[in-house]
RNA sequence: AACAGAGUAGAAAGUCAAGCGUAAAGUGUCAGGCAGACGGGGAGUUGUUGCCUGAACGAAAAGGAAAUACCUUGCGGUUUGACUUUUGCAUCCCGCUGAU
Numbered sequence: 001a002a003c004a005g006a007g008u009a010g011a012a013a014g015u016c017a018a019g020c021g022u023a024a025a026g027u028g029u030c031a032g033g034c035a036g037a038c039g040g041g042g043a044g045u046u047g048u049u050g051c052c053u054g055a056a057c058g059a060a061a062a063g064g065a066a067a068u069a070c071c072u073u074g075c076g077g078u079u080u081g082a083c084u085u086u087u088g089c090a091u092c093c094c095g096c097u098g099a100u
Base pairs, nucleotide, nucleotide: 001100003098004097005096010087011086012085013084014083015082016081017080018079019078020076021075022074029055030054031053032052033051034050035049036048040094041093042092043091061073062072063071064070
């Protein structure tokens, strides 16, 4: 000097457990705002995640019972946690490993 490679945060799916809602919150969609994270170091997006506000859309209950409580079975593109699998620097510079 050129070549090859490793590794993160995180994301998705599945299983299990505990919750929440079923008097409709949540999830998903759109717009605006704010903030965070993005291999070991630095920079970092029009990508990504979270929160707030607004808008449109929108649902599965049944049985028991001491009757708005509670119990059981369901339902929700529901929340959190654990485990498994898959994926995983937007990009740029430097570093690391291998061999020439």
Predicted 3D model of a 100-nucleotide RNA (THF (Tetrahydrofolate) riboswitch aptamer). Its Rfam family is "THF (Tetrahydrofolate) riboswitch aptamer". About the family: Tetrahydrofolate (THF) riboswitch was first reported for Ames et al. as an RNA motif in 5' untranslated (5'-UTR)regions of folate transport and biosynthesis genes in Firmicutes genomes. The coordinates come from a structure-prediction model, not an experiment, and the mean pLDDT is 78.